Context: one part of a larger RNA
RNA sequence: GGCGCAUGGUGGAUGCCUAGGCUUUCAGAGGCGAUGAAAGACGUGAUAAGCUGCGAUAAGCCGCGGGGAGGAGCAAAUAUCUGUUAAUCCGUGGAUUUCUGAAUGGGGCAACCCGUCUGGUUGAUGACCAGUCAUCCGGCUUUGCCGGAAGCAAACCCAGGGAACUGAAACAUCUAAGUACCUGGAGGAGAAGAAAACAAUAGUGAUUCCCUUAGUAGUGGCGAGCGAACGGGGACUAGCCCAAACCAAAAAUGUUUAGGCAUUUUUGGGGUUAUAGGACUGCAACAUGAAGUUAAAAAUGAAGUGGAACGUUUUGGAAAGAACGAUCACAGAGGGUGAUAAUCCCGUACACGUAAGUUUUUAAUGGAUAGCAGUAUCCUGAGUAGUGCGGGACACGAGAAAUCCUGUAUGAAUUUGCCAGGCCCAUCUGGUAAGGCUAAAUACUCCUGAAAGACCGAUAGUGAACCAGUACCGUGAGGGAAAGGUGAAAAGUACCCCGAACAGGGGAGUGAAAUAGUACCUGAAACCGUGCGCUUACAAGCGGUCGGAGCAUCUUAAUGGUGUGACGGCGUGCCUUUUGCAUAAUGAGCCUACGAGUUAGUCGUAGUUGGCAAGGUUAAGAUCUUAAGGAUCGGAGCCGAAGCGAAAGCGAGUCUGAAUAGGGCGCCAGAGUCAGCUGCGCUAGACGCGAAACCAGGUGAUCUACCCAUGGUCAGGUUGAAGUUCCGGUAACACGGAAUGGAGGACCGAACCAGUUGACGUUGAAAAGUCUUUGGAUGAACUGUGGGUAGGGGUGAAAGGCCAAUCAAACCUGGAAAUAGCUCGUACUCCCCGAAAUGCAUUUAGGUGCAGCCUUAUUUUAAUCUUACAGAGGUAGAGCUACUGAUUGGACGAGAGGGCUUCACCGCCUAUCAACUCCUGAUAAACUCCGAAUGCUGUAAGAUGAUGAAUAGGAGUGAGGGCAUGGGUGCUAAGGUCCAUGUCCGAAAGGGAAAGAACCCGGACCAUCAGCUAAGGUCCCCAAAUGUAUACUAAGUUGAACAAACGCGGUUUGAUUGCAUAGACAGCUAGGAUGUUGGCUUGGAAGCAGCCAUUCAUUUAAAGAGUGCGUAACAGCUCACUAGUCGAGCGAUCGAGCAUGGAUAAUAAUCGGGCAUAAGUAUACUACCGAAGCUAUGGAUUUGUACUAUGUACAAGUGGUAGGGGAGCAUUCUAAUGGCGUAGAAGCAGUUUGGCGAUGAACUGUGGAGCAUUUAGAAAAGCAAAUGUAGGCAUAAGUAACGAUAAAGAGAGUGAGAAACUCUCUCGCCGAAAGACUCAGGUUUCCUGAUCAACGCUAAUCGGAUCAGGGUUAGUCGGGACCUAACGCGAACCCGAAAGGGGUAGUGGAUGGCAAGCAGGUUAAUAUUCCUGCACCUCCUAUAUAUUAAAAGUGACGUAUUGGUGAGAUUGCUACGUACUGACGGAAUAGUACGUUGAGCCUAGGCUUCGGCCGAAGCGAAGUAAAGCAGCCGGUACCGAGAAAAGCGAGUAUAGGAGCUCGUACCGUAAACGGACACACGUAGUUGGGUUGAGUAUACUAAGGCGCUC
Repeated sequence: GGCGCAUGGUGGAUGCCUAGGCUUUCAGAGGCGAUGAAAGACGUGAUAAGCUGCGAUAAGCCGCGGGGAGGAGCAAAUAUCUGUUAAUCCGUGGAUUUCUGAAUGGGGCAACCCGUCUGGUUGAUGACCAGUCAUCCGGCUUUGCCGGAAGCAAACCCAGGGAACUGAAACAUCUAAGUACCUGGAGGAGAAGAAAACAAUAGUGAUUCCCUUAGUAGUGGCGAGCGAACGGGGACUAGCCCAAACCAAAAAUGUUUAGGCAUUUUUGGGGUUAUAGGACUGCAACAUGAAGUUAAAAAUGAAGUGGAACGUUUUGGAAAGAACGAUCACAGAGGGUGAUAAUCCCGUACACGUAAGUUUUUAAUGGAUAGCAGUAUCCUGAGUAGUGCGGGACACGAGAAAUCCUGUAUGAAUUUGCCAGGCCCAUCUGGUAAGGCUAAAUACUCCUGAAAGACCGAUAGUGAACCAGUACCGUGAGGGAAAGGUGAAAAGUACCCCGAACAGGGGAGUGAAAUAGUACCUGAAACCGUGCGCUUACAAGCGGUCGGAGCAUCUUAAUGGUGUGACGGCGUGCCUUUUGCAUAAUGAGCCUACGAGUUAGUCGUAGUUGGCAAGGUUAAGAUCUUAAGGAUCGGAGCCGAAGCGAAAGCGAGUCUGAAUAGGGCGCCAGAGUCAGCUGCGCUAGACGCGAAACCAGGUGAUCUACCCAUGGUCAGGUUGAAGUUCCGGUAACACGGAAUGGAGGACCGAACCAGUUGACGUUGAAAAGUCUUUGGAUGAACUGUGGGUAGGGGUGAAAGGCCAAUCAAACCUGGAAAUAGCUCGUACUCCCCGAAAUGCAUUUAGGUGCAGCCUUAUUUUAAUCUUACAGAGGUAGAGCUACUGAUUGGACGAGAGGGCUUCACCGCCUAUCAACUCCUGAUAAACUCCGAAUGCUGUAAGAUGAUGAAUAGGAGUGAGGGCAUGGGUGCUAAGGUCCAUGUCCGAAAGGGAAAGAACCCGGACCAUCAGCUAAGGUCCCCAAAUGUAUACUAAGUUGAACAAACGCGGUUUGAUUGCAUAGACAGCUAGGAUGUUGGCUUGGAAGCAGCCAUUCAUUUAAAGAGUGCGUAACAGCUCACUAGUCGAGCGAUCGAGCAUGGAUAAUAAUCGGGCAUAAGUAUACUACCGAAGCUAUGGAUUUGUACUAUGUACAAGUGGUAGGGGAGCAUUCUAAUGGCGUAGAAGCAGUUUGGCGAUGAACUGUGGAGCAUUUAGAAAAGCAAAUGUAGGCAUAAGUAACGAUAAAGAGAGUGAGAAACUCUCUCGCCGAAAGACUCAGGUUUCCUGAUCAACGCUAAUCGGAUCAGGGUUAGUCGGGACCUAACGCGAACCCGAAAGGGGUAGUGGAUGGCAAGCAGGUUAAUAUUCCUGCACCUCCUAUAUAUUAAAAGUGACGUAUUGGUGAGAUUGCUACGUACUGACGGAAUAGUACGUUGAGCCUAGGCUUCGGCCGAAGCGAAGUAAAGCAGCCGGUACCGAGAAAAGCGAGUAUAGGAGCUCGUACCGUAAACGGACACACGUAGUUGGGUUGAGUAUACUAAGGCGCUC
């Protein structure tokens, strides 16, 4: 270290629980608000941070009612109060109700600032108190009064505007959809509504809603889709009023004959419709009694009241459990009480009670509403109906398009009228437009009460069970968590000990229990320990499995169980995706919880179960009710019972047709329908997660781009333009020189801005920096503050740059679960069957449709193979003098070309081409005179035994791959590609081939320490032959695994042939001659450069006019050939076997190792081994058959991916059942045991209150994977790092503890800063005391940490009560579908203008604020005095450069003061260090550019000099030509008085701001000493501050 056992920690699963949710039902309510809402801010308690309540009357005040003993909220504690003189509490009605908010006196950065008028307090201007003052609309008796509106709020409703994704497999009409969204408006509902309606010859009779008609008629790139109405059944019911005609009155106007008349307007009466009505005329009549109001009665109605009945024993901490015995019940709903209670408590059934209010009834009052007849005249809704053009709505997309609305242009009729009935016309029918009102049935639920749930139970259910729209994130719109449980009761551990300790722990004590101890019920797993048993240091490993020694232990004692496991055999995880994965292809660190085919539809289809059946069935709704997925009504409607036809129509037939024919479709042949369940489809997000995008409405210019307004900044040095002056020069200019001058998108270079180079950094110090170097640095410069421009938009010296770490279209929310032919994931078991990777088509090729192949059910009767026979056929082969095409050589050689000849013809020749014919050779996928095998068709017999077919339901597949054979293509290349046939892999395990998807053998139901075989093997690894017989190989060839042409006197063997005792072959000895140097050629050629040939002849045993070497040519050496010697076989050619060379690749990289007359090769033979094959024995299960029929026998089966089918297990809840449980439920941990399995049971421990069986039912119903979600825990790892390399050391102190804290000394760093002041921003960080858990990158006694207390003082500083800029808002006014957009007066708005204070002192912490001293400003009152000036002016402005003056500060010197200083002694006229001062007033005097400046003396207390940058006053030059308004401008002097409000601490180049941090970054302005130096550069240093938290 491993395994096991035991015991802990960590962690928070599981179980149980519920305080909170979710979904509904019934009832109520359906608004609140200028009498100040919703929502908030700030306050309010004895102590008080939060929540709750309340409002300066502040956890409350008053009245009435209820109630009756305690009470002062959550929420303890202490203190103090209160209550029977009735508190607290409950109900109801009042009072009070700060400030903001519609917000309303004005303003504003919400919770703040500033006013007007009236009244009051006060001596009073100031200050305070109470009230009042906005805008718009309407009305009226109009300087005003009265009334109303506004704003908020969840859905529902109406209206004005109105998308896109998406679907159409693309897309444009279309769809999504009049949806989302924006806007206006209303109410408890809203809208609609009493026919110019439907219908069809019959009728209905306003509207709305439900069921149906019906997915019908239609509409529609006639695509996707969209989709009525009539009619029928129901819910609920309700009808009315004006305008006009006519009459009258009043007023005005006109006119008049002054009586009137007419017109207009207003008012009243009248009147309201279609078989027309009304006015008018005539008649008749005085009917009926609506809404509302008042009164009475009754009912209902808040808090509330009464409300039956139980004991004992026993176990236990506790009884409600158990046992025994009782009781009540109009009450056995529910909850609580120390476990499970009808009878203990609260309650429940039932009964009672009442304020306001509500309802009903009655009575009174009130007064809306009405008839008959006649028909001459009048009235009956005009820029209307209709029409043209353009749109929109109607289911209806312009269509044949009626109907409705209207932008535009036109434009009727008048009851003998007009409109409609789906173009239009006629007839007929229905109705009466161009005015208005109208309840109910319907929709919704922010809210209140009562109740329910086969809803959830803390990762669930709301985001939120808990102080949650909180913490936190973001500029903002907006986004948005985690987090429940002690116990019955706090009885929450007195006391002791360890310890620095109020940390933590050990005892003791409480309690039933403390392993229930506020990190608290149970307490799983990952992960981390401790103890014990076995095992482990020669061993190579998907860690298991099979066998197994030893050791330990237990027991029922045996061939036992348990733990361990020396050694041996076999053995490359899981998932996904693939032809194929150990793959080095995907995914997962581990554990726990969660996590994906669901739900809806009177949809479709099939099966199944049940009811009824030629019928079946209700829907909406209604009634009842014990409140149940209930019953009964309800027959509208639907399906079926009849079809055919385009239809009229006919009908067991019908259509076509002239037909009685024929043919098509039907009948003959009778089952449907409703409901439950299941499979599949369709429409919906539709199995889950996942885009980039599109559109709508909003939020952003604190970053950044540009612009506007107003401010600020730029050390120092250099150059020397124009102009000017002088001199020269010119007729005069020009021009030249010198000086002056001080220009410039000029030069060098700090601050400042930028970001060129290199390095570092890259889990950074930093989500862009550091160091070095570099560019600009008076300009198109940089920068502060306040503003403007907004998303198809802005801005852009232009990079597609920037618009809040986001930009080729920001961000947020919504449409929205967009869509995804794509990827990934998709969860328990067993049993049966079991594919495909093909064809056709496809904007199709990784998708889909149909077919093919699979499965299930039903029906049916075939199917396959073998043999025989009979057929059709044109492949392999073969053939071509059999066609077509191609084709070798030859013969013949028509013809053609060339040459010769010729005047020409005729001819001749041929190293040219060549037809026909013949001979010969040879060829074809698209040749065939021929032609198999196999396959195919048919018939017959046999074999097999359901394998075939059909119909219906459900699929998957449509990427294939290897091998063999036949082909195409390619190179007769590919592990290539495309077909065909077969097979296997795919989806197939086992044996063999070392190892291997598909090669060989062979198809795994399970078990067995049985047997036989296949392929292949038998020396060892490794089971079986060191087998038998005969050969071969010598190469380690080969033996399984690459090799050729070609080569080879390797070797074995066969065949043919030659020579040979008349002596072969080889060796040795000898000869190898002559004509002749053959001829030619040649410089030469003599056998041997070359050519020629009758290569001849002679002598010989034999000898070539020569086989080689050689020479210049000869020569020379050889060979052929011959003789001798030797003495037996020797050659040649053609095959066969095995070897051999050819033979070259990068790790030692392999015959698997070893092996070698064999364990290689060949032949033959025998035995054995060898698999999950076959057999044997036992068992399980499926199908079939049979039977003695629910189990037996027999037979055949049981590999399996996608997929189909069947049967089960588990989880949660429900109903019934009727059990268990404090003598111990669930859960958790372990052991034993049953089942093939999913899983079940028992026992032990823990636990401490619920749980289970059986039968049915219903599902949020099973996880290993989705770079899944959340939490926990590992790993890396005690590793990297600890954030500027400005640096520490010592002593002392405190303390439990000191590198870091405090003090002292020394050292180091900054010093145009790392010092000082002050904006913005932060918001208590400031000071003091205490503390050290966490925070601080370490420690900490310290701290910007924690706890407690304290701290900010103003007429003069800054802001407001003053002013205006950019810009904002905005009466009036203009524009616009709405929202809204502009905008005058005005009003707001500093970064600018504008009255006034200095020095010292003081606190732990404030000071120009307090104190002291000395000043000043404004206003009021009083007194005195002066002046009548008023609208001009001033305020009031650029840049650069230059001059003057010159405070302060600095420095030098002098003086004074203080302190110190001299080696041995002494001194100060010496030296060193430090200090030596303000505002203001006043003033002699001085200077002056006349503006001022300096300034003796004094209060009051020294001067001087230098260089000189604040301020002030001037000059010059230039072009870009350089705010506005208020204040000021007529008072002065003295005295008295008044002087409000907000800020004020602290940090502020930073540890307090912006950057997630105590972050090497960023952050406006003022000041900024000395030496060096031109300098604010650089270096060193002063004051001061630091050493950067390991």
Record summary:
Large-subunit ribosomal RNA, half A from Labilibacter sediminis, 1590 nucleotides, folded computationally. Its mean pLDDT, the model's own confidence on a scale to 100, is 80. The sequence was found in a public genome assembly. Rfam family: Bacterial large subunit ribosomal RNA.